[in-house]
Context: one part of a larger RNA
Molecule: small-subunit ribosomal RNA, 3' minor domain
Organism: Candidatus Omnitrophota bacterium
RNA sequence: CACCGCCCGUCAAGCCAACCGAGUCAGCUGCACCCGAAGAUCCGCGCAAGCGGGUCGAAGGUGUGACUGGUAAGGAGGGCUAAGUCGUAACAAGGCAGCCGUACCGGAAGGUGUGGCUGGAUCACCUCCUU
Numbered sequence: 001c002a003c004c005g006c007c008c009g010u011c012a013a014g015c016c017a018a019c020c021g022a023g024u025c026a027g028c029u030g031c032a033c034c035c036g037a038a039g040a041u042c043c044g045c046g047c048a049a050g051c052g053g054g055u056c057g058a059a060g061g062u063g064u065g066a067c068u069g070g071u072a073a074g075g076a077g078g079g080c081u082a083a084g085u086c087g088u089a090a091c092a093a094g095g096c097a098g099c100c101g102u103a104c105c106g107g108a109a110g111g112u113g114u115g116g117c118u119g120g121a122u123c124a125c126c127u128c129c130u131u
Base pairs, nucleotide, nucleotide: 003094005091008087009086011084013081014080015079016078019075020074023071024070025069026068027067029065030064031063032062033061034060039056040055041054042053043052044051045050097118098117099116100115101114102113103112104111105110
């Protein structure tokens, strides 16, 4: 302070962090293909020097995918913030007792149906304990 009390939710305002998110940027990486240096290796020709060809092969390119981070139209909620809006759900039998599960409905708290609980007041009865 103490019913001129307490208190719930929507809506409006500000701030905060996090979530979903088309797209976009960067990093990293897988796969397929293209190209292919040096070098290695193989084959052919050659008396030889060497010449020609194949395979592997760094870098580069194209396509596609995974992961990580940044950014983002938009979306949905959460937290906080003396004095905003609408109602009044809960707390007294809170003015329809409340609460839990569930279905449907409703600006919002919520309402109705249904099953359950007493952590319900009142009245009556029963059992037990104390005096």